This is a predicted complex of two RNAs, RNase P RNA and transfer RNA, with 468 nucleotides together. Rfam match: Bacterial RNase P class A. The family's RNA type in Rfam is ribozyme.
RNA sequence: CGAGUGGACUAGACGAUCGCUUGCUUUUUUAAAGAAAAACAAGAGGAAAGUCCGAACUCCACAGGGCAGAGUGCUGGGUAACCCCCAGGUGCCGCGAGGCAACGGAAAGUGCCACAGAAAAUAGACCGCCUAUGUUUUUCCAAAUAAUUUGGGAAAACAGGCAAGGGUGAAAAGGUGGUGUAAGAGACUACCGCGCAGGGUGGCAACACCCUGCGGCACGGUAAACCCCACUCGGAGAAAGACCAAAUAGGGAAGCAGGUGUUUCUCUGAUGAGAUACACGCAGGUUGCCCGCCUGAAGCUUCCGGGUAGGUCGCACGAGGCAUUCAGCGAUAGAUGUCCCAGAUGAAUGAUCGUUCCAGACAGAAUUCGGCUUAUAGGUUCGCUCGUCUU
RNA sequence: GGCGGUGUAGCUCAGGUGGUUAGAGCAUGCGGCUCAUAUCCGCAGUGUCCGGGGUUCGAGUCCCUGCACCGCCACCA
Numbered sequence: 001c002g003a004g005u006g007g008a009c010u011a012g013a014c015g016a017u018c019g020c021u022u023g024c025u026u027u028u029u030u031a032a033a034g035a036a037a038a039a040c041a042a043g044a045g046g047a048a049a050g051u052c053c054g055a056a057c058u059c060c061a062c063a064g065g066g067c068a069g070a071g072u073g074c075u076g077g078g079u080a081a082c083c084c085c086c087a088g089g090u091g092c093c094g095c096g097a098g099g100c101a102a103c104g105g106a107a108a109g110u111g112c113c114a115c116a117g118a119a120a121a122u123a124g125a126c127c128g129c130c131u132a133u134g135u136u137u138u139u140c141c142a143a144a145u146a147a148u149u150u151g152g153g154a155a156a157a158c159a160g161g162c163a164a165g166g167g168u169g170a171a172a173a174g175g176u177g178g179u180g181u182a183a184g185a186g187a188c189u190a191c192c193g194c195g196c197a198g199g200g201u202g203g204c205a206a207c208a209c210c211c212u213g214c215g216g217c218a219c220g221g222u223a224a225a226c227c228c229c230a231c232u233c234g235g236a237g238a239a240a241g242a243c244c245a246a247a248u249a250g251g252g253a254a255g256c257a258g259g260u261g262u263u264u265c266u267c268u269g270a271u272g273a274g275a276u277a278c279a280c281g282c283a284g285g286u287u288g289c290c291c292g293c294c295u296g297a298a299g300c301u302u303c304c305g306g307g308u309a310g311g312u313c314g315c316a317c318g319a320g321g322c323a324u325u326c327a328g329c330g331a332u333a334g335a336u337g338u339c340c341c342a343g344a345u346g347a348a349u350g351a352u353c354g355u356u357c358c359a360g361a362c363a364g365a366a367u368u369c370g371g372c373u374u375a376u377a378g379g380u381u382c383g384c385u386c387g388u389c390u391u
Numbered sequence: 392g393g394c395g396g397u398g399u400a401g402c403u404c405a406g407g408u409g410g411u412u413a414g415a416g417c418a419u420g421c422g423g424c425u426c427a428u429a430u431c432c433g434c435a436g437u438g439u440c441c442g443g444g445g446u447u448c449g450a451g452u453c454c455c456u457g458c459a460c461c462g463c464c465a466c467c468a
Stems, first nucleotide, its partner, number of pairs: 001387010012356007020043004025038005045362001049373002052371005057237004064291004069233005074088005089103001090101004104228002109226002111222003126166002128162003133159012174192006193217001194215009241313004251304006259280004264275004282296005306467003320339006327332001357360001392464007401417004410448001419435005441457005
C1' cells in the first nucleotide's frame, strides 16, 4: 500500500425568525376548577419497527393433581428472567484473523427412502469372473473289441459358485498390502479406521489424550416424520385496571336452571307455608378435558337493541444514565461520586432563510424495561490476519 | 396499541402422512355448428405456489425470517 476480519462510536454543523408540547415561576381573569399571556428549562431512535422471546405491573382469584398441548435441548457460568449473553467443547467452512450450528436419543419402538438400478435395510446378481463339483453334448489320446466299452484330457451348455471389477443412485453394508482359491470374499493375517467393555491422566463439566481386553465389523439415512428422555409452562393483556361525570329503554328473543331428601324451629284446627343446618343434585367460574376447588339460590350464556364516546389516575426515579475504581478471561457484579433525561390523546418534537462541509441513509415514542430479528448513506476509531514492496 | 387469521392460474377455490409432469370451475383464445350472434361441442394457453434462507436425496407441504391483506378487542345500564 492492497485485500480481508472482529468490535466500538457517530447519525450533518452553526446562526436568525416564526410556531407546537410539557414542566416551573410571575402576571391577568374566574366564586372555584380552570383559562390566557410573558420569562426560563426540556423536547424521538439505534433501530422508536416486527410483536419474535423474556419479565415488571394490573385484573381474573387460588395457580392443586392427571391427561392432552406448547416450548427448550453439548457443558459451565451471567442475569429479575429468557428461544438472550459470555467462556469452553465438538462438528463444518476459510491459507489465516475468524465465521456458522434446531448440537439429547436412529443398538425403545413405528413409519418413509420417489426415479434409476440386479438389489434400498431380512441385502442382492444385469454385465462380468470361475469350471474345483454334478449332468449332458462334442472332440482328442490310449487300451481291448464284431458293434462297442473303459480310462485320461480339452471345449461348450445347463445347474452351480463369487461379490474383486463395471454400471445405477443422494445413499450399495470399512480401506490398503499380503495369504488363500477354480474364481473370489474379513474367509484368514498385518497396519489404519470403527464399535463395546474396563482402567488411567487433564478438566467443575461437555470432552480430549493414553493403555488393556474383546468383536472381523454386528450399528445406512431421516427425529425442522411420529416418537422416547430430561427440564420449563395458569390465563388475559394498559382498549390491563382504578375513580369521577354524562346519557339511555336496567328493553327484547332463544337456551339452561330455579330441584330432591332429612334434622330442628315458627305459624295454622288441619292439608300446608316459611326459616335454619346437612347431604345429593343443578347452574356459573377455574379461557382444551376430567377430578378437585370456589361462588350461587339468585340468575347464567348467546344474539338483537339503547346510551356515551368526556375527565383524572395508571404515566415517567427506573432491574435508570454517566464517570472513576475494584473482582472476574468474559458476560456481569460491588463500591463511590454525580445527573434528572419526551410524556402526547386527533395525538407536540416543525417550517422558512442564510453560511458551511465529506452533501446527510433507514426511519417518528404511545405502560415500562432486558434481548433477538429485520431496514440503514456516509464518516471516525481500535485490535487482528493474509499478500506485495522498501529498510 | 394489543390479539387472531389468510396468501396457489386473470377471478373463486382443491391439493390426507414431503415423491417425479400442481389440478377443478368460471373467464380468455382458436376451431366447429349458424345466413349471423348467443347457447352447445371440441381443442389450447397459464403459475418465481407472497419474497428470502434452511432441513431433506427431494419442499406448495416441515422450520426460521420478512412483506402484503383481512377480522376482532372501548365504556355505561